[in-house]
Model confidence (mean pLDDT): 83 of 100. This is a predicted structure of a 101-nucleotide RNA (transfer RNA) from Morchella conica CCBAS932. The source organism's lineage runs through Eukaryota, Opisthokonta, Ascomycota, Morchella sect. Distantes and Morchella conica. The RNAcentral record of the sequence draws on ENA and Rfam. Rfam family: tRNA. Rfam links the family to the GO term triplet codon-amino acid adaptor activity. By type it is a transfer RNA.
RNA sequence: GCCCGGUUAGCUCAGUGGUAGAGCGUGUGACUUUUACACUGUAUGCUUCGGUAUGCAGUGUGGUAAUCACAGGGUCGCGGGUUCGACCCCCGCAUUGGGCU
Numbered sequence: 001g002c003c004c005g006g007u008u009a010g011c012u013c014a015g016u017g018g019u020a021g022a023g024c025g026u027g028u029g030a031c032u033u034u035u036a037c038a039c040u041g042u043a044u045g046c047u048u049c050g051g052u053a054u055g056c057a058g059u060g061u062g063g064u065a066a067u068c069a070c071a072g073g074g075u076c077g078c079g080g081g082u083u084c085g086a087c088c089c090c091c092g093c094a095u096u097g098g099g100c101u
Stems, first nucleotide, its partner, number of pairs: 001100007010024004018084001026071005032065001034063013077093005
């Protein structure tokens, strides 16, 4: 210098001219599990008969984990062109990966 491919949400990627999306991640909420604390009840032991210790159950609050729901997040790399309409087609540029010389 020439040729080919990529550039779309924080990340990985769909989207072949007619409403820009998915998964993961993020935020909020719900539910279940588990755990800590508080209160209540109960069983047992001790008791100076006032209580106290331990276990269990229920409720509440906070946290953990799983699941589910909802939400937020985009100049579609940049600039021009074609078209009623462009992420998509054409031109140039930038950047990145590969190949040839």